[in-house]
């Protein structure tokens, strides 16, 4: 210098013929116990990497940029 992949909750990851986002673990509250753990119930937590475009509507489609990983030279 050229190519490819990934970016979503605190962490690991789903999600999509475009219709406003979920799981597990973790955190917190309640219950249970003499107490802790485990179990059960409930809750909080997301400007879906950034900017622009298309659309009535974008995590999803298009363009550009950034970060990380990787291949070639």
């Nucleotide at each position: 210098g050229g190519g490819a992949a990934u970016u979503u909750a605190g962490c690991u990851c789903a999600g999509u013929u475009g219709g406003u986002a979920g799981a597990g673990c973790g955190u917190c509250u309640g219950u249970u116990u003499u107490g802790c753990a485990a179990g059960c119930a409930a809750a909080a937590g997301g400007u879906c990497u950034u900017g622009g475009g298309u659309u009535c509507a974008a995590c999803u489609c298009c363009c550009a940029a950034a970060a990380u990983u990787u291949c070639c030279a």